[in-house]
RNA sequence: CUCUUAUCAAGAGCGGUGGAGGGAAUAGGCCCUGUGAAGCCCGGCAACCAUCAAGGCAAACUGAAAAGUCUUGAAAGGUGCUAAAUCCUACAGGUCAAGAGAGAUCUGGAAGAUAAGAG
Numbered sequence: 001c002u003c004u005u006a007u008c009a010a011g012a013g014c015g016g017u018g019g020a021g022g023g024a025a026u027a028g029g030c031c032c033u034g035u036g037a038a039g040c041c042c043g044g045c046a047a048c049c050a051u052c053a054a055g056g057c058a059a060a061c062u063g064a065a066a067a068g069u070c071u072u073g074a075a076a077g078g079u080g081c082u083a084a085a086u087c088c089u090a091c092a093g094g095u096c097a098a099g100a101g102a103g104a105u106c107u108g109g110a111a112g113a114u115a116a117g118a119g
Stems, first nucleotide, its partner, number of pairs: 001119008013042001015041003021032003026090004043082003048078002051074007086111001091108006
C1' cells in the first nucleotide's frame, strides 16, 4: 500500500508545555480557537486483540483433556480514543412538503477512522 471482517449518535481534564491555527482530502456549509489551536507530556475513557475465570456448541475420540467456536465476567499487557453523529451535505432510492419550490426525513452506497487477520 491492497484485500477481508467488525464497529463508528455512548464515554473521557477548569492539568503541564507550546504559541496559531484546527475540525482527513476536494467543494459547499457550520463550528472550535489569545477566556490559548495543532503537537508533546501527564491524567482519563472504552474494551478490538492478547490474558485469566465460568458456561454452551459441533466434529473427532473407547472416553476425556488440549486445540476450535460462541456467550458472560475480571483485569488492563498490545493498540485506539479523549468538542459537535465520522460536525453536516455531496452518489442512488423511498416517504412527506413545495410547485418560483429546491426543503425535511429514512435506507443504502462511496470516502474515511480504528481494531483484527491475510497478501
Molecule: SAM riboswitch aptamer (S box leader)
Organism: Lentibacillus halodurans